Context: one part of a larger RNA
RNA sequence: GAACGAACGCUGGCGGCGCGCCUAACACAUGCAAGUCGAACGAGAGGCCCUUCGGGGUAGUAAAGUGGCGGACGGGUGAGUAAUACAUGGGUAACCUGCCUUUGAGAGGGGAAUAACCAGCCGAAAGGCUGGCUAAUACCCCAUACGCUUCCGGUCCCUCGGGUAAGGAAGGAAAGCCAUAUCGUGGAUGUGGCACUCGAAGAUGGGCUCAUGGCCUAUCAGCUUGUUGGUGGGGUAACGGCCUACCAAGGCAACGACGGGUAGCUGGUCUGAGAGGACGAUCAGCCACACUGGCACUGAGACACGGGCCAGACUCCUACGGGAGGCAGCAGUGAGGAAUAUUGCGCAAUGGGCGAAAGCCUGACGCAGCGACGCCGCGUGGGGGAAGAAGGUUUUCGGAUUGUAAACCCCUUUUAGGAGGAAAGAUGGGGUGGGCAACCACCCGGACGGUACCUCCAGAAAAAGCCACGGCUAACUUCGUGCCAGCAGCCGCGGUAAUACGAAGGUGGCGAGCGUUGUUC
Numbered sequence: 001g002a003a004c005g006a007a008c009g010c011u012g013g014c015g016g017c018g019c020g021c022c023u024a025a026c027a028c029a030u031g032c033a034a035g036u037c038g039a040a041c042g043a044g045a046g047g048c049c050c051u052u053c054g055g056g057g058u059a060g061u062a063a064a065g066u067g068g069c070g071g072a073c074g075g076g077u078g079a080g081u082a083a084u085a086c087a088u089g090g091g092u093a094a095c096c097u098g099c100c101u102u103u104g105a106g107a108g109g110g111g112a113a114u115a116a117c118c119a120g121c122c123g124a125a126a127g128g129c130u131g132g133c134u135a136a137u138a139c140c141c142c143a144u145a146c147g148c149u150u151c152c153g154g155u156c157c158c159u160c161g162g163g164u165a166a167g168g169a170a171g172g173a174a175a176g177c178c179a180u181a182u183c184g185u186g187g188a189u190g191u192g193g194c195a196c197u198c199g200a201a202g203a204u205g206g207g208c209u210c211a212u213g214g215c216c217u218a219u220c221a222g223c224u225u226g227u228u229g230g231u232g233g234g235g236u237a238a239c240g241g242c243c244u245a246c247c248a249a250g251g252c253a254a255c256g257a258c259g260g261g262u263a264g265c266u267g268g269u270c271u272g273a274g275a276g277g278a279c280g281a282u283c284a285g286c287c288a289c290a291c292u293g294g295c296a297c298u299g300a301g302a303c304a305c306g307g308g309c310c311a312g313a314c315u316c317c318u319a320c321g322g323g324a325g326g327c328a329g330c331a332g333u334g335a336g337g338a339a340u341a342u343u344g345c346g347c348a349a350u351g352g353g354c355g356a357a358a359g360c361c362u363g364a365c366g367c368a369g370c371g372a373c374g375c376c377g378c379g380u381g382g383g384g385g386a387a388g389a390a391g392g393u394u395u396u397c398g399g400a401u402u403g404u405a406a407a408c409c410c411c412u413u414u415u416a417g418g419a420g421g422a423a424a425g426a427u428g429g430g431g432u433g434g435g436c437a438a439c440c441a442c443c444c445g446g447a448c449g450g451u452a453c454c455u456c457c458a459g460a461a462a463a464a465g466c467c468a469c470g471g472c473u474a475a476c477u478u479c480g481u482g483c484c485a486g487c488a489g490c491c492g493c494g495g496u497a498a499u500a501c502g503a504a505g506g507u508g509g510c511g512a513g514c515g516u517u518g519u520u521c
Stems, first nucleotide, its partner, number of pairs: 001521004006517005013378006019371002021336001026334003030331003035069003040066002047058004076289003086213007095206002100202007108142004117132006148171005156163002176194008215261003222252003227249008264286004268279004291312005314325004342368001344367003350364001351362004381411004391402004415462001417457005425448001429444006465510005470491003476505005486493002
């Protein structure tokens, strides 16, 4: 000098864009943060209104249940991790991939349950038990299956288990719903759409694996028994001591094994002419974690933040028998700390989940609020004005300086204030009408927001401080003090004339900031 997720002191007008618990991965009151589908399914209120007292309407609506998809994304944090991580480049002939795209084939017949519901019972509650009824795109069985899987067989190509021709054996699927046309009492058939089953390919996302690279420490020198390799078996989507039995005795290490300390990694950020050094907030990619430790279930995908089980610590409820909970989601509270914000608005946009769609959900996100925390922009007026006024300071008492500074005259009106007008961000979707349809016309639809922006009104009106002035280093005098009080980054000032302390006047620097402290280069 530059920089900062900063803090502190003094000061503080406006706007735009960013950023905002770096400490206790400490504990959390309260609300919200993941639902959706009636075009898969059965069942179905209370309340209110009307009533001829029979009932009807709201309404087959709400809430609940079975089933499907989603809850593995999105959001948070950085504890752990020095390598099961990350970055870059390979391999997978050792692998998986829901939804999506393309394509081939199919979707025939039958059955038994169960929740909801009803009845009874237990419990303070959380919740549970028994009996009975019922449906499905829930579950099961049979049939069919080119291709698929396994085995036999064997031709050819090839890069280990890859691809492939003929043949044989065994095994394995499925579900309907809606719209419309015709026939028609229920329903059936055709067409279309959405779903479904078995395959092939793609895309996307992952798993595993290899090489190279990036911290400190030798006051850590030897480490290792599932250890290193083989065979058989198991397990996995898949290779593998991943696991197991047996066999062999190996494997790593001064090119630093093993141990200890520290640490999420990267794109990048800061600095620097560069080389390098330091760092890893915000944004983006990957990883890890979800009170602590362990475990599996479901599923295409988890060993699963707002799922489950067990153990532990803590908190809460209890009728003492037993139960409930997990903010490192968004707000917010306490605590810690030098220190870090609102228990806000909206799904209008972008994106996500579900749905045929309308739509619903979305503390993701879009916005607003608070904070000079940072960067950038603007303003606090402009021109004229010498009797160089008064006052202040100083003085050699002549004056000098503050100083064109003020007053005064003439202007302007940014921003703030008041008034009026007023968006873009809106594409899509819905309604009505026309049209066979494509489409056309009109209307509805914005959290921000009556905001940005534009115009007008009034009036210089409402808007300047902070630090320094001995040298380094731009900027000097007077008074007070008297090695005191104090200053100080270094050198050093202060003991009676202090340009170095304190005050004042003046000056210099920067300016809505200015200094100090901390940290990095």

The part of an RNA shown here (small-subunit ribosomal RNA, 5' domain) has 521 nucleotides and comes from a Nitrospirales bacterium.
It was read from a public genome assembly.